[in-house]
RNA sequence: GCCCUCGUAGCUCAGUGGAUAGAGCAACCGCCUCCUAAGCGGUAGGUCGGCCGUUCGAAUCGGCUCGUGGGCA
Numbered sequence: 001g002c003c004c005u006c007g008u009a010g011c012u013c014a015g016u017g018g019a020u021a022g023a024g025c026a027a028c029c030g031c032c033u034c035c036u037a038a039g040c041g042g043u044a045g046g047u048c049g050g051c052c053g054u055u056c057g058a059a060u061c062g063g064c065u066c067g068u069g070g071g072c073a
Stems, first nucleotide, its partner, number of pairs: 001072004006067002010025004018056001027043005049065005
């Protein structure tokens, strides 16, 4: 230098054009318990890496760019 993968909640991930973006774990509150853990219920937490474009509509498609991992030279 060229090519490919990945980037979504604190962490691990789902969602691959349609209306409020979800799950598990973690955090917080409550129930239970003599207490803790476990279990059960609930709450909060996201400009979907950034910019531009396509579209009635973009996390999702295209271009550029940043980062991550890998391959070739």
The RNA shown here (transfer RNA) has 73 nucleotides and comes from Candidatus Ancillula glyptotermitis.
The sequence was found in a public genome assembly.
Rfam family: tRNA. Its family is annotated with triplet codon-amino acid adaptor activity in the Gene Ontology. Rfam classes the family as a transfer RNA.